[in-house]
Molecule: transfer RNA
Organism: Succinivibrio dextrinosolvens DSM 3072
RNA sequence: GCUACCUUAGCUCAGUAGGUAGAGCAACUGAUUCGUAACCAGUAGGUCGGCAGUCCGAUUCUGCCAGGUAGCA
Numbered sequence: 001g002c003u004a005c006c007u008u009a010g011c012u013c014a015g016u017a018g019g020u021a022g023a024g025c026a027a028c029u030g031a032u033u034c035g036u037a038a039c040c041a042g043u044a045g046g047u048c049g050g051c052a053g054u055c056c057g058a059u060u061c062u063g064c065c066a067g068g069u070a071g072c073a
Stems, first nucleotide, its partner, number of pairs: 001072007010025004019056001027043004049065005
């Protein structure tokens, strides 16, 4: 330098032939316990990497940019 793939909650990842996003772990609260842990119930946490385009409507489609991974040179 070229090609392909990835970027979603604090972390690991789902998701959708376009219709206002979920799980596990972690955090917090409550219950339980003499107390802690574990178990149980609940709560909070995300402008879905950025900027544009298409569309009535974009996390999803298209383009560019940024970061990362792999391959080739």